C1' cells in the first nucleotide's frame, strides 16, 4: 500500500466487488489440556415451585414438649425457655439487585449558580433531658365467614400517644446603628415582644439512646450557558399561552396553582408536528480527521402486568408498600376472595440463537445491632454447563534409503507421496496413578475455608490417549488425473459447464490456518465514493432563462481606543476503570496491581500584530454635476413604396397548374398571361457587416414625441455610501388559453391526388384553428458560449465599431466594445488562452452509477394545458466522455479492372449427354453448398473398384511383431461339394551348419495373449495440400521523433507509373516481405553439330518418292550467345517521366506461362496421407456371391446436337501441329456394306506405326419446306472388349424420323493470332468422353468514354458500428414473472377537539352524625374522626375530524426474461439531417405545424 470489472485497444469520469480488523454473534464440519472473561440482541410474552428483607428481649406477652423435684395424687416449682411463636415500638424496606418500554427532553454530558433550598444514620462544637395524664393492641371472652378476614365487651405497658414548665447564635414581627455587596439584599452589635423540645435502657461503661441549636461529610433538589437522530413531501404554533399585581402551595425559586391587568411569546440560527431513539465514560474500526455503536465494567436517568392517586417517611409518589380502575390467571361453599420473577435459579412461548429449579456466607459489602455474639443477605464469592471470545501447552525428538509396499500421474523411461513410514535409540510436559499439600484468616490468643484434597511439589508406567478444516481460473498462496457434457452444478466480482473443464462432482498432490476451520449477519477501512483536513460543475452528474433586492456571508487606505476573536502564563476541573507509555505478580502470555499522561469547559493574569467593536480622518473602490458623440435599446402615434390576393373592366384564346413523372384543382360561363382602376391585410428588400443596442427574451422601411442605459473627455463634489445574494419581486422566444376585433400571404389538424407491400408520413392541389391588433393568462426552450456574478495580476500579433490624444495627413499612443490566431499555464483530451476552462480573493447556485423518473404520492400555482418542488420499492455491472485504429455509408475526391459502354458469339425456351437438389428405395456408400458446391472429389461404378443393402460365413483375424508346440513344408497341379468364399481329397515336396545328438534359417498349421483391424465420429484438437479476396499493391519493422496514452511518422502531401514503380518535398532515415527483374515458351539474327532429320548446286537412279552417291548452303533439330535500354532525336517538365519520330524481326512489362506478401473466410479436405482425444473388438473388423450408386412426377447447373442455303447432301483436290505405342501401335493384302476380322510386315522409335487432318477450295444437285434440315426416339440384324454386356458397355447395318423455324424475365464469355469456327492428339483405360488436358488451321468486330452496376486501391468525412452494416437499434401488441401507484370499499392504529359519565385519592365545606386525654360558667367548646356534598380527575362512552398503516374487484404505467407479431424511428446526409420547447394528429414506433439549437 493496492487490485479485478465498461473498450478492438487507450485515456478519464463513474459506480460495483475483493484482500484487513471487529462481534454478547449463530449454522456447518471437527474436538485434547489449562487459565482469564462472557453467555435471552427475539416476546417491557405469560409464568408452576424454591428462595431473594429483614432484624431488636437492653419494649411487651409468652407457649408447647420433655426432663428434674415435691405432692394432699388434684397438682405444684424449675430447667427446657424469656426459646418458638404473636404484638406495640424502633430503625431498615427509597439501597443493594433487574429491565430499557418510555423519554429528542436540562433527560444525558460539560461547565456554572443556588444571597431561592433539604438533609435519618455518622463526625464535631455546645446546651438539656422538670412535673404530670389518658388510652390502644396483643390477651381473654362472645360473635360472624367456605376463605380472605372482620365485629363486640373487657384488662394492660412502653423509648408509642397527650398537658405543662424551661431554652440560644432556633422561628415570627417591630424599630436602630455599623460594615459590605451582586438587582431582590448580606453579616454583624445592642433591644422589645411572640412561639417551640426531650425517654428512657441495661450493668464489661469514658456505655448506648433522647431533645434545642450550629458547623461539617455525604446524599437530594432547583435554575442556567454549551453540545445531542432524521424529515421542510411537517412553515407556521401558543389563551395559563407571554409578562405584570395581588394571594395560596412547596423544604425552596417559579403561570406550580388561582383572580385580576395587558397582548404578549416561540419560529427559516429550524418554531410546531412526524420518525427513530434511553445518554455518558467508553468499545470497533481509521495515519488522522472522522464514521459505526452504547452488551459485560462504571456513572446517571427513567420503569416494575396497563393507567390514575396519595398516606407514611430524613428520603418514594415505593420491584418483593397501600387506594381505585382496565386486562389476565388462579381459590370459591358462588356470598365473596388473592396475585404480578424487567431479583436468583427454573418452565412454557417466541426465535438462527443464549447456562444450573448447585454451595456458602469462608472473604468483600449490606440491613438491624451499645461494643460484640448473633440473624438475614440468589449483593457477593465459588462451583457447574457452552471452542462463545481471549491468551497458553501438547498431540513427540534424533537417526534412518531398498529411496520397500500402497495410492497418484506417467512421454512407460519414471516422477511424486517421501525421512514420510517400517526399523533403531530417547524422553515424559498434558491426560492416567501414587503419596505429599497451600496461601487466600483481617484481629492480642482461641476458633473460623463454600471453593477443595483445588494450586503446587515429589514419585509412578508407557510413545504411549490426543488433527482438523478451508482452498489451489484471475484478484489470491496452491494443479493433475477420471466423471459429466449449457446436464449435475459453481459463483464474492470477472465468470466457469454445450465431450480434452487447472472453475462442476470425486482421487492423488499442493497450499494456508490450526483445537479449530469456513460460511453467514453487521460494523468500519480501502472509498479523496459527501472531499474541513481533501473533490467537482465547456463537452463525462453538475450555473437557476435573466434582472433586481432583504436577510446574511464578505469587504479598501490611516490615527487612537477597546480587548470579543486570537496568543501566552497560572489555577479548578476533566470520577473509576479503560486506551497509550515507564514499572511490579501469577513459570509465560492472556489477565492483574502502581505510576504516569488526559485536544475540552470554566476562573485569572497578561500581550495588541491580524479580524471585530467604538471614535475621527483619508481618496485609489463606489457615485454625482458638466461637456460629446455613436446606436434595430423600450413605449405610442403619423406616412410610404414594391410584392400579393380579390374585385371590376378591357385585350386574348386554349390551355394553364403542379411533379421525379403525374392526378386532384382552374379554365369556351373565357382561365392562364396582359393593362388600367379599387379594396385589403401582413411583413419591411438595398443599405446589411462573425456591424450596433439591450439584463436576458429579443431589437430593422421612413418621421414625431416621451423615455431607459452604457462609452469618452476634463475638472469639481461626496467620502467605503461596496461585492454577492437564500427567500421574495419583476422581465420572460414560440407554442398555447380567455375575451373583443382583424384575416392578404403562410398554415397544424382535415380533404382529396400520388408514392407505397402498407403510407395515418415525406411530394402536389385545396385548406380550419393560429400567424396580426387591444386587454388578461401562461413561465417553459437545445432560454447555449451547454461557461454564475464581481474584483486584481499574467508574453505578443492581426482585423473591426464608438470615442479621445497625436500630425497638414500619416505613423503612432490609449479607453470602452466586438471577432481571429497564438506564448506561459491549464486540461482526461479536444481545446481554453487578458471577452481564461490560467493565477488569486468573495459570494451564491448545483452535482454525487445508470435506468425506474423528472415518474408516483402530497403541497403551490394556473381558466385549462401544465408547471415547480420531487420520492421508494425493484433491477442492472456497468451508463457515460474524449480520442485511437479499422469497417461501413443510399458521404466527399482521385485512379484501376471486359466493371459498364462500343461489339461478336452464346445461355435461360427444344432433344440428347453429364452433375446436384427433391423424392422413391432393402440399398439408391460418402464429401462438396453464393461469386469461391453442382461434366466438383472421379484422369474413366457391368463383376472388381465399393465405402452401401440383403443373405452365408470366419473370430489372433485379409494384414505386422513376439512366444509355445508339433511338422517340412509353403508353393503349384488334378478332382468333389457350395451361387461362391468356406470345407474336404489327391499328387508333389525345403535350405545351410554339424561333433551325426543337433542347431540356425524358412515356411505353412494348431494354441495362447499382448495385439492387429476400422473409408466408425470429431475438418469446431491438428499436420500436410488447397480454394477465395487477387498478380490486388499492398503488408510490415529497427532506431529516432511526437502523444499521459492506445496509437501516429515513415507509408501523407506534388506529380508519374501496371506497380508504396520512380523523382521531389518532408521529422525523419534506413531496412524487410510483395512489385520489378533473374526461370521456361514463343518472335530475329549468329555460331556449332549434322542422324533417323533436310536437298541448293553436282552425279546415278525409278511409274513415282533425298531413293542413292554426296553436300553442310537453306529448313529444321538442340545447345550457346547477340538483341530492345526511353539507348537515339524533337517537344514537355526541376526531376522521374510522357508524346512523337528514326532505325529495328520486336518499342516503351514484344506476347504467353511459372512465380500468389501480411492476413480473411473456425472456408474444404480425419474418405489421398499422417495424427490427438472418443467409440466398435464373434464386430461398426474381415471373407464372399448377387443387388445397388445406372431408381424417376419434378426443379437447378454445365454441356453436345441443332432449328438449316455463310447450309445440307455427293463426287473430287489441298495444307497442320502436339502427342502415344512391345500385355502395345500395327503397314500391306484377302474378307465384310459397315463395326471388323483374317494373314501378315516394320517399329523399344526426328528411321515403323496411329493417320484419314477438317473446315478450306473444284464441280453437281437441294431451293426455304418441318425440308435431302434436325436427328430423338424406337424395331430388326450384327462387331468388339472381358468369366460374365440382363438390371448396364461402346461401336456398325437396314428401318423408324419426335422436339425444334434462333428462345421470356434475366444472365455468361471475350480487346488480336484474341473472339468465334474447325479438326487433331493425350491422360484413365480390358472395354466404354458431347467431358478434361493438350495441338494446330481459317480468323473477325469494337472500345466515345468513365455519368451509371459490380469488384478493388489511396486520401478524406461520420458513426450510437467492432461478431465490425447480413451491424447496431426503437415502440405498440402477445406470453410469464416481479415489485410498486390508483381504487367503490374494509379492517385497525394514533392524535387531538366538543359533550356526557366518573372509581380512589387529595383539598374545600358555617351540611350532618360522632369524639379518652386539653379547657370549662359543666351548658358546652377545643381537638379528632365517620358520612355527605364540591372542584380536580384515571378508565370508560358518543361525535365530527387528524394523521398514518394493512388489505380490495377493477386499473395505470415500469422492470426483468437467447430465439413470438407489427413495422423501422435513431445511429452514415441512416435513405425526409438530428435534437429541443409547444400544439395537433396517428396500430406503434412517429408525423406535421411554430420557433429555437448545431451537440
Nucleotide at each position: 500500500a493496492g487490485a479485478g470489472u465498461u473498450u478492438g485497444a487507450u485515456c478519464c469520469u463513474g459506480g460495483c466487488u475483493c484482500a484487513g480488523g471487529a462481534u454478547g454473534a449463530a449454522c456447518g464440519c471437527u474436538g485434547a489440556c489449562a487459565g482469564a472473561a462472557u453467555g435471552c440482541u427475539u416476546a417491557a410474552c405469560a409464568c408452576a415451585u424454591g428462595c431473594a428483607a429483614g432484624u431488636c428481649g437492653a419494649c411487651u406477652g409468652g407457649a408447647a414438649u420433655u426432663c428434674u423435684u415435691c405432692u394432699u395424687c388434684g397438682g405444684a416449682a424449675g430447667a427446657u425457655a424469656g426459646u418458638a411463636c404473636g404484638g406495640u415500638g424502633g430503625c431498615g424496606g427509597a439501597c443493594g439487585g433487574g429491565u430499557g418500554a418510555g423519554u429528542a427532553a436540562c433527560g444525558c454530558g460539560u461547565a456554572a449558580a443556588g444571597a431561592a433550598u433539604u438533609u435519618g444514620c455518622c463526625c464535631u462544637u455546645u446546651a438539656g433531658a422538670c412535673c404530670g395524664g389518658g388510652a390502644c393492641a396483643a390477651c381473654u371472652a362472645a360473635u360472624c365467614g367456605a376463605a380472605a378476614g372482620g365485629u363486640u365487651a373487657g384488662c394492660u405497658a412502653a423509648u408509642a400517644c397527650c398537658g405543662g414548665a424551661u431554652a440560644u447564635u432556633a422561628u415570627g414581627a417591630g424599630a436602630u446603628c455599623u460594615u459590605g455587596g451582586c438587582a431582590u439584599c448580606a453579616a454583624g452589635g445592642a433591644c422589645u415582644u411572640a412561639u417551640g423540645a426531650a425517654a428512657g435502657c441495661u450493668a464489661u461503661a469514658u456505655g448506648c439512646g433522647c431533645u434545642g441549636a450550629a458547623g461539617g461529610a455525604g446524599a437530594a433538589c432547583u435554575u442556567u450557558g454549551c453540545g445531542u437522530u432524521c424529515c421542510a413531501u411537517u412553515a407556521g404554533g401558543u389563551a395559563g399561552u407571554u409578562g405584570g399585581u395581588a394571594g395560596g402551595g412547596u423544604a425552596a425559586u417559579g403561570g406550580c396553582c388561582u383572580a385580576c391587568c395587558a397582548a404578549g411569546c416561540c419560529g427559516a440560527c429550524g418554531a410546531u408536528g412526524g420518525c427513530u431513539a434511553g445518554c455518558c465514560g467508553g468499545c470497533c474500526u481509521g495515519a488522522g480527521a472522522g464514521g459505526g455503536u452504547g452488551a459485560a465494567c462504571g456513572g446517571c436517568c427513567a420503569c416494575a402486568a396497563g393507567g390514575g392517586g396519595a398516606c407514611u417517611g430524613a428520603g418514594a409518589c415505593a420491584c418483593g408498600g397501600c387506594c381505585c380502575u382496565u386486562a389476565c390467571u388462579c381459590c370459591u361453599a358462588c356470598g365473596g376472595g388473592a396475585g404480578g420473577c424487567a431479583g436468583c435459579a427454573g418452565u412454557g412461548g417466541g426465535g438462527a440463537a443464549u447456562a444450573u429449579u448447585g454451595g456458602a456466607c469462608a472473604a468483600u459489602g449490606g440491613a438491624c445491632c451499645a461494643a460484640a455474639a448473633g440473624u438475614c443477605u440468589g449483593a457477593u464469592c465459588c462451583a457447574g454447563c457452552a471452542a462463545u471470545u481471549c491468551u497458553g501447552u501438547g498431540u513427540g525428538c534424533a537417526c534412518g534409503a531398498u529411496g520397500a509396499a500402497g495410492g497418484u500421474c506417467u512421454u512407460c523411461g519414471g516422477a511424486u507421496u517421501g525421512u514420510a513410514a517400517a526399523g533403531u535409540g530417547c524422553u515424559u510436559u498434558c491426560a492416567g496413578g501414587u503419596g505429599g499439600g497451600a496461601a487466600g484468616a483481617a484481629g492480642a490468643a482461641a476458633g473460623u475455608g463454600a471453593c477443595g484434597g483445588u494450586a503446587c511439589c515429589a514419585c509412578c508406567a508407557g510413545a504411549a490417549g490426543a488433527a482438523g478444516c478451508g482452498a489451489c481460473g484471475g484478484c489470491u498462496a496452491a494443479a493433475u488425473a477420471c466423471g459429466u457434457g449449457c446436464c449435475a452444478g459453481c459463483a464474492g466480482c470477472c465468470g466457469c459447464g454445450g465431450u480434452a473443464a487447472u472453475a462442476c462432482g470425486u482421487a492423488u498432490g499442493u497450499c494456508g490456518c490450526a483445537a479449530g476451520c469456513g460460511u453467514u449477519a453487521u460494523c468500519c477501512g480501502g472509498a479523496a465514493u459527501u472531499a474541513u483536513u481533501g473533490g467537482g460543475c465547456g463537452u463525462a452528474a453538475a450555473g437557476c432563462g435573466a434582472g433586481u433586492c432583504u436577510a446574511g456571508g464578505c469587504g479598501g487606505c490611516u490615527u487612537g481606543u477597546u480587548a470579543a476573536g486570537u496568543c501566552a502564563g497560572a489555577u479548578g476541573u476533566g470520577a473509576a476503570a479503560a486506551u497509550g507509555c515507564g514499572g511490579g505478580g501469577c513459570u509465560c502470555a492472556a489477565c492483574u496491581c502502581c505510576g504516569u499522561a488526559u485536544u475540552g469547559c470554566g476562573u485569572u493574569u497578561g500581550a495588541a500584530a491580524c479580524u471585530g467593536g467604538c471614535a475621527g480622518g483619508c481618496u485609489a473602490g463606489a457615485g454625482u454635476a458638466c461637456u460629446g458623440g455613436a446606436g434595430a435599446g423600450g413605449u405610442g402615434g403619423g406616412c410610404g413604396g414594391a410584392a400579393c390576393u380579390a374585385c371590376a373592366a378591357g385585350u386574348g384564346u386554349a390551355g394553364a397548374g403542379g411533379u421525379g413523372a403525374a392526378a386532384u384543382u382552374c379554365g369556351u360561363a373565357g382561365a392562364u398571361a396582359u393593362u388600367u382602376g379599387u379594396a385589403g391585410g401582413a411583413a419591411u428588400g438595398c443599405c446589411g457587416a462573425u456591424a450596433g443596442u439591450g439584463a436576458a427574451g429579443a431589437c430593422a422601411g421612413c418621421u414625431c414625441a416621451c423615455u431607459g442605459g452604457a462609452c469618452a473627455g476634463a475638472u469639481a463634489c461626496u467620502g467605503a455610501c461596496g461585492c454577492u445574494a437564500a427567500a421574495g419581486c419583476u422581465c420572460g422566444a414560440a407554442a398555447g388559453c380567455g375575451u373583443g376585433g382583424g384575416g392578404a400571404g403562410c398554415g397544424a389538424a382535415c380533404a382529396g391526388g400520388a408514392u407505397u407491400a402498407g403510407a395515418u408520413a415525406c411530394c402536389c392541389u385545396g385548406g380550419u384553428a393560429g400567424u396580426c391588433c387591444a386587454c388578461g393568462c401562461c413561465g417553459u426552450a437545445a432560454a447555449c458560449g451547454a461557461u454564475g456574478u464581481u474584483c486584481a495580476c499574467u508574453g505578443g500579433g492581426u482585423g473591426u465599431a464608438g470615442g479621445g490624444g497625436g500630425u497638414c495627413g500619416a505613423a503612432c499612443c490609449u479607453c470602452u466594445g466586438u471577432g481571429c490566431c497564438g506564448a506561459a499555464g491549464c486540461u482526461a483530451a479536444c481545446g481554453c488562452g487578458a471577452u481564461a476552462a490560467g493565477u488569486g480573493a468573495a459570494c451564491c447556485g448545483c452535482c454525487u452509477g445508470g435506468g425506474g423518473a423528472g415518474u408516483a404520492c402530497g403541497c403551490a400555482c394556473g381558466c385549462a394545458a401544465g408547471u415547480g418542488u420531487g420520492a421508494a420499492a425493484c433491477u442492472c455491472a456497468a451508463a457515460g466522455g474524449a480520442a485511437u485504429u479499422g469497417a461501413c455509408g443510399g458521404g466527399g475526391a482521385c485512379c484501376c479492372g471486359c466493371a459498364c459502354a462500343a461489339g461478336c458469339a452464346g445461355c435461360g425456351g427444344a432433344g440428347c449427354a453429364u452433375g446436384u437438389g427433391g423424392u422413391u428405395u432393402a440399398a439408391u456408400u460418402c464429401g462438396a453448398a453464393g461469386c469461391a458446391a453442382c461434366g466438383c472429389g472421379a484422369a474413366g461404378a457391368a463383376c472388381c473398384u465399393u465405402a452401401c443393402c440383403a443373405a452365408a460365413u470366419c473370430u489372433u483375424g485379409a494384414c505386422a511383431u513376439c512366444c509355445u508346440a508339433a511338422u517340412g513344408a509353403u508353393c503349384a497341379u488334378c478332382g468333389c461339394u457350395u451361387a461362391a468364399u468356406c470345407g474336404u481329397g489327391a499328387u508333389u515336396u525345403u535350405g545351410c551348419c554339424u561333433u551325426c545328438g543337433g542347431g540356425c534359417a524358412c515356411a505353412a498349421u494348431a494354441g495362447u495373449g499382448a495385439c492387429a483391424g476400422g473409408u466408425g465420429g470429431u475438418g469446431c484438437a491438428u499436420g500436410g495440400u488447397u480454394g477465395u479476396c487477387g498478380u490486388c499493391a499492398g503488408c510490415u519493422c529497427g532506431u529516432g521523433u511526437c502523444g499521459u496514452g492506445a496509437g501516429a511518422u515513415g507509408u501523407u502531401g506534388g506529380g508519374u507509373u501496371a506497380a508504396g514503380u520512380c523523382c521531389c518535398g518532408c521529422a525523419a532515415c534506413g531496412a524487410g516481405c510483395g512489385c520489378a527483374a533473374c526461370c521456361c515458351u514463343u518472335g530475329u539474327c549468329c555460331u556449332u553439330a549434322g542422324u533417323u532429320g533436310c536437298u541448293a548446286g553436282c552425279a546415278g537412279g525409278u511409274a513415282a518418292u533425298g531413293c542413292u552417291g554426296a553436300g553442310a548452303a537453306c529448313u529444321c533439330u538442340a545447345a550457346g550467345g547477340a538483341g530492345a535500354c526511353u539507348g537515339c532525336c524533337u517537344a514537355c517538365g526541376c526531376a522521374a517521366g510522357u508524346a512523337g519520330g528514326a532505325g529495328g524481326a520486336a518499342g516503351g512489362u514484344g506476347a504467353g506461362g511459372a512465380u500468389g506478401a501480411c492476413g480473411u473466410c473456425a472456408a474444404a479436405u480425419c474418405a489421398u496421407c499422417a495424427u490427438g482425444g472418443c467409440c466398435c473388438u464373434u464386430a461398426c473388423g474381415a471373407c464372399c456371391a448377387g443387388g445397388g450408386c445406372u431408381a424417376g412426377a419434378c426443379a437447378c447447373g454445365u454441356g453436345c446436337u441443332a432449328c438449316a442455303a455463310u447450309g445440307g447432301c455427293c463426287g473430287g483436290u489441298a495444307c497442320a501441329a502436339u502427342g502415344g505405342g512391345u500385355u502395345g501401335c500395327u503397314a500391306a493384302c484377302u474378307u465384310g456394306c459397315g463395326a471388323a476380322a483374317g494373314u501378315a510386315u516394320g517399329c523399344u522409335a526426328a528411321u515403323c506405326u496411329c493417320a484419314a487432318a477438317a473446315a478450306a477450295c473444284c464441280g453437281g444437285u437441294c431451293u426455304c419446306a418441318g425440308u435431302u434440315c434436325g436427328g430423338a426416339u424406337a424395331g430388326g440384324a450384327g462387331u468388339c472388349u472381358g468369366c460374365a454386356a440382363c438390371u448396364c458397355g461402346a461401336c456398325u447395318c437396314c428401318u423408324u424420323g419426335a422436339a425444334g423455324u434462333u428462345g421470356g424475365a434475366a444472365u455468361c464469355g471475350c480487346u488480336a493470332g484474341u473472339a468465334a469456327u474447325c479438326g487433331u492428339g493425350g491422360a484413365u483405360c480390358a472395354g466404354a468422353a458431347u467431358g478434361c488436358c493438350a495441338c494446330g488451321g481459317u480468323g473477325a468486330a469494337u472500345a466515345c468514354g468513365u455519368u451509371c452496376c459490380c469488384g478493388g486501391g489511396c486520401c478524406u468525412u461520420g458513426u450510437a458500428c467492432a461478431c465490425a452494416c447480413c451491424g447496431c437499434c426503437c415502440g405498440u401488441c402477445a406470453a410469464g414473472c416481479c415489485a410498486c401507484g390508483g381504487a367503490a370499499g374494509u379492517c385497525g392504529g394514533u392524535c387531538g377537539c366538543g359533550c356526557c359519565c366518573g372509581a380512589u385519592a387529595u383539598u374545600g365545606u358555617a351540611c350532618u352524625c360522632u369524639u379518652a386525654a386539653c379547657c370549662u360558667u359543666c351548658g358546652g367548646g377545643a381537638u379528632g374522626g365517620g358520612g355527605g356534598c364540591a372542584a380536580c380527575u384515571a378508565a370508560g362512552g358518543c361525535g365530527a375530524g387528524u394523521c398514518u398503516g394493512g388489505u380490495a374487484a377493477c386499473u395505470a404505467g415500469g422492470g426483468c426474461u437467447a430465439a413470438g407479431u407489427c413495422g423501422u424511428a435513431a445511429c452514415a446526409a441512416g435513405g425526409u439531417a438530428g435534437c429541443u420547447g409547444u400544439a395537433u394528429c396517428g396500430g406503434a414506433a412517429g408525423u406535421u405545424g411554430c420557433a429555437g439549437c448545431u451537440g

Small-subunit ribosomal RNA from an invertebrate metagenome, 1495 nucleotides, folded computationally. Its mean pLDDT, the model's own confidence on a scale to 100, is 84. The RNAcentral record of the sequence draws on SILVA. Its Rfam family is "Bacterial small subunit ribosomal RNA".